[in-house]
RNA sequence: UCGGAAGGGCGGACGGUCGCUGGUGCCUUCGCGGUAACCAGAGGAAAGUCCGGGCUCCAUAGGACAGGGUGGUCGGUAACACCGACCGGCCGUAAGGCUAGGGAAAGUGCCACAGAGAAUAGACCGCCUGGCAGCUACGGCUGUCCGGUAAGGGUGAAACGGUGCGGUAAGAGCGCACCAGCAGCCGGGGUGACUCGGCUGGCUCGGCAAACCCCACCCGGAGCAAGGCCAAGCAGAAAGCUGCUUCGCCGUAGAGGUCGAGGCACGAGCUGGUCCGGCUCGACGCUUUCGGGUAGGCCGCUUGAGGCGGCGAGCAAUCGUCGUCCCAGAGAAAUGACCGUCGGUAACGGGUAGUACCCGUUGCUACAGAACCCGGCUUAUAGCCUUUCCGCAGUA
Numbered sequence: 001u002c003g004g005a006a007g008g009g010c011g012g013a014c015g016g017u018c019g020c021u022g023g024u025g026c027c028u029u030c031g032c033g034g035u036a037a038c039c040a041g042a043g044g045a046a047a048g049u050c051c052g053g054g055c056u057c058c059a060u061a062g063g064a065c066a067g068g069g070u071g072g073u074c075g076g077u078a079a080c081a082c083c084g085a086c087c088g089g090c091c092g093u094a095a096g097g098c099u100a101g102g103g104a105a106a107g108u109g110c111c112a113c114a115g116a117g118a119a120u121a122g123a124c125c126g127c128c129u130g131g132c133a134g135c136u137a138c139g140g141c142u143g144u145c146c147g148g149u150a151a152g153g154g155u156g157a158a159a160c161g162g163u164g165c166g167g168u169a170a171g172a173g174c175g176c177a178c179c180a181g182c183a184g185c186c187g188g189g190g191u192g193a194c195u196c197g198g199c200u201g202g203c204u205c206g207g208c209a210a211a212c213c214c215c216a217c218c219c220g221g222a223g224c225a226a227g228g229c230c231a232a233g234c235a236g237a238a239a240g241c242u243g244c245u246u247c248g249c250c251g252u253a254g255a256g257g258u259c260g261a262g263g264c265a266c267g268a269g270c271u272g273g274u275c276c277g278g279c280u281c282g283a284c285g286c287u288u289u290c291g292g293g294u295a296g297g298c299c300g301c302u303u304g305a306g307g308c309g310g311c312g313a314g315c316a317a318u319c320g321u322c323g324u325c326c327c328a329g330a331g332a333a334a335u336g337a338c339c340g341u342c343g344g345u346a347a348c349g350g351g352u353a354g355u356a357c358c359c360g361u362u363g364c365u366a367c368a369g370a371a372c373c374c375g376g377c378u379u380a381u382a383g384c385c386u387u388u389c390c391g392c393a394g395u396a
Stems, first nucleotide, its partner, number of pairs: 001393001002391009012342007020041005025035003043367001047378002050376005055223004067219005072086005087101001088099004102214002107212002109208003124153002126149003130145006161179006180204002182201008227299004236290006242265007249257002266282006306325008343365009
């Protein structure tokens, strides 16, 4: 230099015009109003709503079953399916990456295609002994049948340890040596997963548990439309709604009647410039109170497992401590739109010895949008900045 690996950070700036939400102040007819002043106003993912917790209400003695989840070890945390370090396996020359990684020697099940056979193996070809038939150059050869054989071939992702010697008719852990694995025992290291070494046993046992299943551990349900307070209207319940009087009605009569009609007074309304007068009304209604509670309003609501900085503990995740800061809280949803200038970047053209630098033109300048809060994971993202590391690559 080129090619790679793992992280960290940013994700437009300024000005003008017109707006939006909340708070304070001011005004106010005191209302859910106004406002030209001041202050504040989205994200790294606010997203998916996939995990985990806080908070709220309901349920709940304890235990078990069912159901769901997690699954190497140690640590971190409020908790997790998250994070860190480490162990084992696989991939990569390496930096590094991936890993649902308990149990298949409890049981059941499955293992496509190909293949004779796919798990108490298997005889298709080949090899070997023997019988029979044929041929013969007399050495055997060919065909067929009964057996033996897992050394060799072939199929397959996988064929029941590997190499060698012995052995055998031919073969075979059949025997032996070494290697690999497994099981048991012993010893060293490590908190542990695990690892290193020794001895014994021919024990050689396939894979799949994100198949059933077994084992260990964890899990009550619903969610801010949680939940609490205030409370129009409608419906319900209770109480009340001027005085005198006549007639009728109910009542045997009397007392009485929230019954009907009328008169006088009283009250209200209409007419009217005002008074008188006239008309209408005074229980299918109105008023008050009560409990529950709809619309609506208020609280929950943003000071929190909080941000930033220093110091300390730790390999790290993370934790402790000190200092400092307050940073959207709407309720169908504001945080915007347009214009200009400057950035950034790509292509083309020009200047230039030049791919550097300068000028010009054009394009691009993302993904996205808080809704109770927090910790994660996952997914989307124009364009950039930056740290460390690797190379069987190239050059000096």
The prediction has a mean pLDDT of 79. The RNA shown here (Bacterial RNase P class A) has 396 nucleotides and comes from a Planctomycetota bacterium. The gene name in the source record is rnpB. The source organism's lineage runs through Bacteria, Pseudomonadati and Planctomycetota. The sequence is in RNAcentral, with records from ENA.